[in-house]
Context: one part of a larger RNA
RNA sequence: GAACGAACGCUGGCGGUAUGCUUAACACAUGCAAGUCGAACGGGUAUAGCAAUAUAUCAGUGGCAAACGGGUGAGGAAUGUAGAGGAAUCUCCCUAGCAGUAAGGAAUAACCAUGAGAAAUCAUGGCUAAUACCAUAUAUCACCCUCCGGGGGAAAGAUUUAUCGCUGUUAGAUGAGCCUCUAUCCCAUUAGCUUGUUGGUAGGGUAAUGGCCUACCAAGGCGAUGAUCCGUAGCUGGUCUGAGAGGAUGAUCAGCCACACUGGAACUGAGACACGGUCCAGACUCCUACGGGAGGCAGCAGUGGGGAAUAUUGGACAAUGGGCGAAAGCCUGAUCCAGCAAUACCGCGUGAGUGAUGACGGCCUUCGGGUUGUAAAGCUCUUUUAGUAGGGAAGAUAAUGACGGUACCUACAGAAAAAGCACCGGCAAACUUCGUGCCAGCAGCCGCGGUAAUACGAAGGGUGCUAGCGUUGUUC
Repeated sequence: GAACGAACGCUGGCGGUAUGCUUAACACAUGCAAGUCGAACGGGUAUAGCAAUAUAUCAGUGGCAAACGGGUGAGGAAUGUAGAGGAAUCUCCCUAGCAGUAAGGAAUAACCAUGAGAAAUCAUGGCUAAUACCAUAUAUCACCCUCCGGGGGAAAGAUUUAUCGCUGUUAGAUGAGCCUCUAUCCCAUUAGCUUGUUGGUAGGGUAAUGGCCUACCAAGGCGAUGAUCCGUAGCUGGUCUGAGAGGAUGAUCAGCCACACUGGAACUGAGACACGGUCCAGACUCCUACGGGAGGCAGCAGUGGGGAAUAUUGGACAAUGGGCGAAAGCCUGAUCCAGCAAUACCGCGUGAGUGAUGACGGCCUUCGGGUUGUAAAGCUCUUUUAGUAGGGAAGAUAAUGACGGUACCUACAGAAAAAGCACCGGCAAACUUCGUGCCAGCAGCCGCGGUAAUACGAAGGGUGCUAGCGUUGUUC
């Protein structure tokens, strides 16, 4: 000198764009954050109707979604990340192609009845449907297994009759899993480490390779080019600084990884070993009729606590995107907006011209005057921003606008409502007087202060920056 997710002190007019718990991965009251489909299904309720039925709505069965989106950085020094490659894999939805969608069965929730319980919830009996479940047929061109003879395996219908679905298979796209090489912090006051350890054979397991696991066999494997141990840390694109080389860093935005009260486990599923799913154990909190139950904000707000320190228990699905649905539509604290904060960057304003008896006042004085100072007053103007009134968007495409009567435009009034902070001994731009008297105090370094202090405190004057200024912290 530059920079900051900054904080503190003094001060503070407006707008735009960004950013805003860096500390306790501490504990959380309350509300919301993942639903949707009646064009899969049988019922209940309400309305209309004599009824058939129609409409609306609701719990349940069923389908899809809930593995995305959102948060955090605890762990992890390598099952991570970054770059470059690879072969032994899977992939819901989507796209394209080929083939098919036949004929049956047995249940069960809802519901009814009875019962248990404070509750959470549950038991027994009975009735019923499906795109729920089960077996049969077909598949011979393609799929799987094979001793190559053969063997195995599917489907679901709905409706407004035009479609949407369902099954098998091939190819693609997308996403994901796996392997190899190179790079990836500190410590040698850590020198030896390792027994599923290193390799082989066989088998198991997986979507798939592999000591991933098991049995047997061999005795290997790593290491001063730093193994092992200890400590620290999410990694990267980037960011800051620097002429560069480098150094430091990893907030916001984007990619990857890991985690979801702590530890462990699997289930479902195309995909999880699953933040707002299940089970077990633990700590904590809450309810209880003491028998037993409920919970998980590192989602958005918000509360307590910690801290130098970090915002609203706001609006809307209008846009973009996501889930479901044939659609209408519903949901969406993703997102878009608004609120708060000079936290940062950028822009604008706090007036302009004229005005000398160089007014009054202040300060200094050699008492002549000098300075504040064209500064003020006065005169002549202007009206940015703020204010009041009127008009009023784009963002949306036929409709639909939270933002918002916002941005913007026009008119009106009036200089009107709008300047501070630090410094003035040298470094380093800027000096005098008074007070104090090694006291009170200042200080980044050198150093000032003990009676003439340009260094302390105040005043006048000056210098610098300016809605900021200074201090502290950190990095280069």